The prediction has a mean pLDDT of 90. c-di-GMP-I riboswitch aptamer from a Candidatus Omnitrophota bacterium, 87 nucleotides, folded computationally. RNAcentral holds the sequence, with entries from Ribocentre.
RNA sequence: GAACGAAAAAGGCAAACCAUUUGAAAGGAUGGGGCGCAAAGUUCCGCACCUAAACCCCGCAAGGGAUAAGGUAGGCGAACUGCCGAA
Repeated sequence: GAACGAAAAAGGCAAACCAUUUGAAAGGAUGGGGCGCAAAGUUCCGCACCUAAACCCCGCAAGGGAUAAGGUAGGCGAACUGCCGAA
């Protein structure tokens, strides 16, 4: 230094839920709140999953189907960065 993740130290993040707000929705933001996390730091590059406003198709209509350019990094992989230091 890399890989790896025992103990301890310094810290960090913040699930569900609640309030406000934003969005067509999935979701996001802020505050509270802590389930947990050694990357639960950052990036949609690949896959997976969620939603379907617009467009398209069916239908007299109600409505239905397909679909991401929207989203999930606390779904996985990948890339970059990072605290400590046993086996």